[in-house]
RNA sequence: CGGGCUGUAGCUCAGCUUGGCUAGAGCGCUGCGUUCGGGACGCAGAGGUCGAAGGUUCAAAUCCUUUCAGCCCGA
Repeated sequence: CGGGCUGUAGCUCAGCUUGGCUAGAGCGCUGCGUUCGGGACGCAGAGGUCGAAGGUUCAAAUCCUUUCAGCCCGA
């Protein structure tokens, strides 16, 4: 320098090809119940605007452009 993959909740990921259920799951966290207490279990809840910026569109995590970070391959 060229090519590819990944980036979504504290952690691990799904969703992206067919744009629209208005952002989900498990674990973790908080409160309550249960227990002498803890764990386990049950119920409820908080937490992310989807790496960043811009564009297209009535509407973007999803399409397009640029860019940042990590990893891999090649020179």

The RNA shown here (transfer RNA) has 75 nucleotides and comes from a Pirellulales bacterium.
The coordinates come from a structure-prediction model, not an experiment, and the mean pLDDT is 81.
Rfam family: tRNA. Gene Ontology term of the family: triplet codon-amino acid adaptor activity. By type it is a transfer RNA.